[in-house]
The prediction has a mean pLDDT of 83.
The RNA shown here (small-subunit ribosomal RNA) has 1417 nucleotides and comes from an uncultured bacterium.
The RNAcentral record of the sequence draws on Greengenes.
């Protein structure tokens, strides 16, 4: 400062930031009659032909003439410059005004105006005539001034009057004040992707100009000026006191006010004048308006005000000169859009106001609610009272200390009325003060950042309520702060961005020690100056306040001057610690250049020998019978030097390694002669610099990009193999960059050791050494560090120079420059996206990363599953419906421990509406029920008939409970939706060993630590050890149950003894001994021996024992994972239906069927099938039940009914076992599937039940890839039996009978525990992420052009104009008698110059077919 929304007052300030755009209309500069002549009008006098006419005097005046217009007002385009700021300086001028001297003499011609005549449309203008001045010229004087001369002196050269007689001008000069122009040191913005520039340039003579110095201008002379302390060029910009802002240094800014400069449409001249190259003056160009008679003028609001027009946006065509100031006048006065007022604008700043005390029934009405109540809220009303501001009346200033007052009848005062006329704006998720309901459903929309919104939004709208601030308030933009986030105060560079590859070396900054001087720097003090105004202090003044006045400080600067002399500097003289030099030793792959050695490849040639060689994870491309490989002998070439070899050594560094030889740089060591700061960094330069690459010529054994070729692979333009080209090597020349790495610039002192290592020295008792010096390494002490980590070769403390660095991506790119032969190096950037990239350590997941350990995880076995037929789930498909759910494991014979109706939630028709089911009002009855019937209906249900029976209690009263129909609201009912809003319950990793916690301690902190280690367990078991000590919830144990024994108790269980009957059966009568039952005890506890370990934890054997190391089995699931599962068991918030999505009833589905999967179950046969025999459990069930004996039937089952609510009767036959007998067949296998008759249960077997009987006999002859189970009473295999249930079991649950094989062992597959270990994952490897390709939208390089602005260069034109030359025309003053002259003007030429062309350069930015790559989705 703008918008939005809202507005009561008063003061004070403030107001076109953008088009220096373009203007209509009006005012903004005029004044003197006391300088002039005239003209008009008026009064008076006079005179009159009564028309006027003289003369006076007053007022106005157009011209002429002085002053003034150069100030004042207004803008900020243009300047990066003496343009401003500050401080100095000398070579000037200066109207008005002050002060002092000194003079004002005599004289001419002219011309407005006026008169007349013309020209034009106007603007204007020409001619002829007359006229004055304080308007012009002379002459005279003349201090001064200029010029000449040494100097007297000569020559030029001054004035004005006006009138009331007192002033008031006038000239000259001299000084003053104020005012102007010039030089000058210092300061003043950003870009080197601007590094050269500059010919009047730089200087000096000498001459024009100018007030004045000067290249200011011109000739001549000489090459010099400026420049890395940034010149030139490019952008931007008025500059300062100030203001904003901040603790301050600083950043930003230059509105108002106030000094400076510039500028007035654009450029460019110049006149006038004291001051101008002049805003409201001129002339010329030009653009652009405007008015003409088309000939031709006119005009310049960046004065006040207005209009337009930009724009987000900024005011009235006001008032009055009454204050203050200016201008002119002797003054009266006049003239000022300067100024003082007043309007508009909430724009600011500051002050005041919308009431104030009382007032709980905590009212109504709003939200909100656990419905109880909460909160608005003393808030209202309501009583009482007050009048500020506004309003009305009346009075009335200051400013003017006499006269004058726009402002204004204003401000103040004083009086009256009635709470009576005056509150909004934004926020309420965190930052940030303030929280609920409702709607909405990633929608609509918020957001300044992080985010919010996908049906319970404190973030979205909208309510209620709260929060801030208040005539305001929010947003938006811009500035400084926070940001120490450019770090002077006050910052980094190992690994976050960031040390130049590396040296030498200019210019630059730094620089040992002692003494003398000096006094630039430095210090301190005076003096001048730093403008008013502002800020700040003190006092005053408007009722405060903002405001406004005075006083005072300060203004950290500059210059000047005294003083001091310690540190810098400068000069001079000295030292030896730092540098060097010398001596005299010493060590090395330092460099160059020549020679030269051997091993090894590899080819060639000979020889011997014969079928294979190479290769590889395994093979192939290759070699080889034309003789390979492999072996021996000669022989050629090239390249690199095994062993010594060492975290060694030497170089600046890149590097550098066979051996000798010549040259050659350095560095150590000792010694202490020698010079005397000779030093240290180093901007630009210069120079070296790996590999790869380029160029020219060699040379070329081996290896080997590229290339082929064989494998590998889903592909393999790679990794493995067989060839093989440049290149590798040399000699010259480029190149100049790398993880050129210590990711660590080079110097210098200093600040704890301890161990090794190389090169020197000194000491020694020859062990060596607490001696030293220069290198090289590891560990560590203080200190440092964000942490890792460094750590006397610091990343510690300090100083010096010197490179860099400033969010990420675009990008080390593009464009330019510069270097190169190319590659391409170097220097180097925005547009635009984007909230993070990024270190370093934590905890965790993960790894086809280590280590260690379990587990039916594998492996050793057994048996299956997948083939086949059926049973049963699911997927799909279908259908009116084929209800829903569950989905890797951890869904799928799962919920469902039983769909024929019911169940049933679904699907079709019917039918029903306070309802089938709960509660609460009224009315009315007293029931209710049960059978049998008749009508209508499919049925629910509706309408009737008879029988049987009729609630309790009682004060006898429908009075009480109670039921029951009816009837109206509230409500009922929903297996409807959300398991991602929930409890509660379950799966699951997993009965794996694990998950924590308090106190310490370490850490800057996440965190660690204990919880790691060494052993050991099933087990973070347990035992040592240790900055850790202790605890908890997980393991085990306590519980159940089996396995021994013992006690006690014996019925419906049991009979050994003893007796008894006869049906021979524990049946009796008895026992408790045993088995059984079911109560309570006992045992096992590495306890006991031996070995082993550590003397422990424990492990391994033994030995007793029914059981031995957890004795086998079940119960029992840490913290947590998975938004796992269930709203359909049940609860439950929300949201939906309410004559329906609730209810009820027949029929139908759920049981469908081309298909696929998972779960069984029979099989395939002889370890069987069939007949036969008829022995052996155990754990359940039974009263709507079990059902025995008996009888019938092939048999399912059926007739009867002993027992028996059950250790007492039953169900109940246990099978496999055993003996026969069939003898490998689709069979005496196998039993599907069909057909026929039957039984049962049920209202009802037709969709759609179970079973039996004959009859009929399909797939199937052990199952592919895969895959599951199981470690001992298990696996396998055999029967019972229960739950559901009316019926229905191949599924579940549970009980026993027969009763087995393996486990070397932990490499693999799979899951798990513990320590490391990497990590760019953390929704955590089912993670994250790269790049091309497709589409879309951005902003950007390049691009043949084309447009246009800026500037430059050369050359053409040459208005005006001032200045030179010339002036035959023209000419009033002066000379001169006169010709004439001197002076002047017009004319012409000359250069010099604005605008304008031509033509080329530089540079910037618009557009651009097509392209390039880069962002974001």
């Nucleotide at each position: 400062a703008a918008c939005g929304c809202u507005g009561g007052c008063g003061g004070c300030a403030u107001g076109c930031c953008u088009a220096a755009c373009a203007c209509a209309u009006g005012c903004a500069a005029g004044u003197c009659g006391a300088a002039c002549g005239g003209a008009a009008a008026u009064u008076u006098a006079g005179c009159u032909u009564c028309g006027g006419u003289u003369a006076a005097a007053u007022u106005u005046u157009a011209g002429u003439g002085g002053c003034a217009a150069a100030c004042g007002g207004g803008u900020g385009a243009g300047u990066a410059a003496c343009g401003c700021g500050u401080g100095g300086g000398a070579a000037u001028c200066u109207a008005c005004c002050c002060u002092u001297u000194g003079g004002u003499g005599g004289g001419g011609g002219a011309u407005a105006a006026c008169u007349g005549a013309g020209g034009g449309a106007a603007a204007c203008u020409u001619c002829a005539g007359c006229u004055a001045a304080u308007a012009c010229c002379g002459c005279a004087u003349g201090u001064c001034c200029u010029u000449g001369g040494a100097a007297a002196c000569a020559a030029g050269a001054a004035a004005a009057g006006a009138u009331u007689u007192a002033u008031c001008g006038c000239c000259a000069a001299a000084g003053g004040a104020g005012g102007a122009g010039c030089c000058u040191g210092c300061g003043u913005c950003a870009g080197a992707u601007u590094a050269g520039g500059u010919a009047g340039u730089u200087g000096g003579u000498a001459g024009g100009g100018u007030a004045a110095u000067g290249g200011c201008c011109u000739a001549c002379c000489a090459a010099g000026c400026c420049u890395g302390u940034g010149a030139u060029c490019u952008g931007u910009a008025g500059c300062u006191g100030g203001u904003c802002u901040g603790a301050g240094a600083g950043g930003a800014u230059g509105a108002u006010c106030a000094g400076c400069c510039a500028c007035a449409c654009u450029g460019g001249g110049a006149c006038u004048g004291a001051g101008a190259c002049a805003c409201g003056g001129c002339c010329c160009a030009g653009a652009c308006u405007c008015c003409u008679a088309c000939g031709g003028g006119a005009g310049g609001c960046a004065g006040c005000a207005g209009u337009g027009g930009g724009g987000a946006a900024u005011a009235u065509u006001g008032g009055a000169c009454a204050a203050u100031g200016g201008g002119g006048g002797a003054a009266a006065c006049c003239c000022u859009g300067a100024u003082c007022c007043a309007g508009c604008a909430a724009u600011g700043c500051c002050g005041c106001g919308u009431g104030a005390a009382u007032g709980a029934a905590g009212a109504a009405g709003g939200c909100c609610u656990u419905c109880g109540g909460g909160u608005u809220g003393u808030a209202a009303a309501g009583u009482u009272c007050u009048u500020u501001c506004g309003c009305c009346u009346g009075u009335g200033a200051c400013g003017a200390u006499a006269a004058u007052g726009a402002c204004g009848g204003u401000a103040g005062c004083a009086g009256g009325a009635a709470a009576a006329g005056a509150a909004g704006u934004c926020c309420c998720g965190g930052c940030u003060a303030a929280c609920u309901c409702c709607g909405u459903g990633c929608c609509a929309g918020c957001a300044g950042c992080c985010g919010c919104g996908g049906u319970a939004a404190u973030a979205c709208g909208g309510a209620g309520g709260g929060g801030a601030c208040u005539a305001g308030c929010g947003u938006u933009g811009c500035u400084c702060g926070g940001a120490a986030u450019g770090a002077c105060u006050g910052g980094g560079c190992g690994u976050a961005a960031a040390g130049g590859g590396u040296g030498c070396g200019u210019a630059g900054g730094c620089g040992g020690u002692u003494c003398u001087u000096u006094a630039a720097g430095u210090a301190a003090g005076g003096c001048g100056u730093g403008a008013a105004a502002g800020c700040c202090c003190u006092g005053g003044g408007c009722u405060u306040a903002a405001c406004c006045c005075a006083g005072g400080a300060a203004g950290u600067g500059c210059g000047u001057u005294u003083u001091a002399a310690a540190c810098u500097g400068a000069a001079g003289a000295g030292c030896u610690a730092g540098a060097g030099u010398g001596u005299g030793a010493g060590a090395g792959a330092g460099g160059a250049a020549a020679g030269u050695g051997g091993a090894a490849u590899u080819c060639c040639u000979a020889g011997u020998g014969u079928a294979g060689a190479g290769g590889u994870g395994a093979a192939a491309u290759u070699c080889g019978c034309a003789g390979a490989u492999a072996u021996u002998a000669g022989g050629a070439a090239g390249a690199a030097c095994a062993c010594c070899a060492g975290a060694g050594g030497c170089g600046a560094a890149g590097g550098c390694g066979g051996c000798u030889u010549u040259c050659u740089g350095g560095c150590u060591c000792a010694c202490a002669a020698c010079u005397g700061a000779c030093g240290c960094u180093g901007a630009g330069g210069c120079a070296c610099g790996a590999a790869a690459g380029c160029g020219u010529g060699g040379g070329g054994a081996g290896c080997a990009a590229a290339c082929a070729g064989g494998a590998u692979u889903a592909g393999a333009u790679a990794c493995c193999c067989u060839g093989g080209u440049a290149g590798u090597c040399c000699a010259c020349g480029c190149c100049g960059u790398a993880a050129a790495c210590g990711a660590u610039g080079a110097g210098u002192g200093c600040u704890a050791g301890a161990c090794g290592u190389u090169g020197g020295a000194g000491g020694g008792u020859u062990a060596c050494c607490u001696u030293u010096c220069a290198g090289u390494g590891u560990c560590g002490a203080a200190g440092c560090u964000a942490a890792c980590g460094c750590a006397u070769g610091a990343a510690g403390c300090a100083c010096u120079c010197c490179g860099c660095c400033u969010g990420a991506g675009u990008a080390g790119u593009a464009c330019g420059g510069u270097c190169g032969c190319a590659a391409g190096a170097u220097u180097a950037a925005a547009a635009c996206u984007u909230a993070a990239a990024g270190g370093a350590a934590u905890u965790g997941a993960c790894g086809g990363g280590g280590g260690c350990c379990c587990g039916c995880a594998c492996a050793a076995g057994c048996g299956g599953u997948g083939g086949a037929g059926c049973a049963u789930g699911c997927g799909g498909u279908u259908u009116a419906a084929u209800u829903c759910g569950a989905a890797g494991c951890a869904a799928c014979a799962c919920g469902a421990a039983a769909a024929a109706c019911c169940u049933u939630a679904c699907c079709a028709g019917c039918c029903u509406u306070u309802g089938a089911c709960a509660u609460g009002g009224g009315a009315a009855u007293u029931a209710g029920g049960g059978g049998u019937u008749u009508c209508a209906g499919a049925g629910a249900u509706g309408a009737g008939a008879c029988c049987c029976g009729u609630c309790g209690g009682u004060u006898c009263g429908g009075c009480c409970g109670g039921a029951u129909u009816c009837u109206a609201c509230a409500c009922a009912g929903g297996u409807g939706c959300u398991g991602c809003a929930u409890g509660g319950c379950c799966g699951u990793c997993g009965u794996c060993a694990g998950c924590u916690c308090g106190u310490g301690u370490c850490g800057u902190g996440a965190g660690a630590u204990g919880u790691u280690g060494g052993g050991u367990u099933a087990a973070g078991u347990c035992c040592c050890g240790c900055a850790a000590c202790g605890a908890g919830c997980g393991c085990a144990a306590c519980c159940c149950u089996c396995a021994u024994c013992c006690u006690u108790a014996g019925u419906u269980g049991c009979c050994a003894g003893c007796a008894g009957u006869u049906u021979u059966a524990g049946c009796u009568g008895g026992g408790g001994a045993c088995u059984c039952u079911a109560a309570g005890g006992a045992a096992a506890c590495u306890g006991c021996c031996g070995g082993u370990g550590a003397u422990a934890a424990g492990c391994c054997g033994g030995a007793g024992g029914a059981a031995g190391g957890u004795g086998g089995g079940g119960a029992u699931g840490a913290c947590g994972u998975c938004a796992a599962g269930u709203c359909c068991u049940c609860a439950u918030g929300g949201c939906c239906c309410u004559u329906a999505c609730g209810g009820g009833c027949u029929g139908g589905g759920c049981u469908a069927c081309a298909c696929a999967c998972g779960u069984g179950c029979u099989a395939c046969a002889a370890u069987g099938g069939c007949g036969g025999u008829g022995a052996c459990a155990g754990a359940g069930g039974g009263a709507u039940g079990c059902a025995a004996a008996g009888g019938a039937g092939c048999a399912a089952u059926c007739c009867u009914u002993c027992g028996c609510a059950a250790a007492u009767c039953u169900c109940a036959a246990a099978a496999a076992g055993c003996c026969g007998u069939c003898u490998c067949a689709g069979u005496u296998c196998g039993g599907a599937u069909u057909g026929g008759g039957g039984u049962c249960u049920g209202c009802a077997a037709c969709u759609c039940g179970a079973c039996c009987c004959c009859a009929u006999g399909a797939a199937g002859u052990u199952g592919g890839a895969a895959u599951c189970g199981c470690u001992a009473g298990u696996a396998a295999u055999c029967g019972c039996a229960g739950a559901u249930c009316a019926g229905c079991a191949c599924g579940c649950u549970g009980c026993g009978g027969u009763g087995a094989a393996u486990a070397c062992g932990u490499u693999c597959c799979c899951g798990g525990g513990c320590c490391u270990u990497g990590u760019a994952c953390a929704c955590a490897c089912c993670g994250c992420c790269c790049g091309u390709c497709a589409c879309a939208c951005c902003a950007u390089g390049g691009g043949a052009g084309u447009u246009g602005g800026c500037u430059u260069u050369a050359c053409c034109u040459g208005a005006a104009g001032a200045c030179g030359g010339u002036g035959c025309g023209c000419u009033a003053a002066c000379c001169g008698c006169a010709a004439g002259g001197a002076g002047g003007c017009a004319g012409c030429c000359g250069g010099c110059c604005a605008c304008g062309g031509u033509a080329g350069g530089g540079u910037c930015a618009g557009c651009g077919a097509c392209u390039g790559g880069g962002g974001u989705g």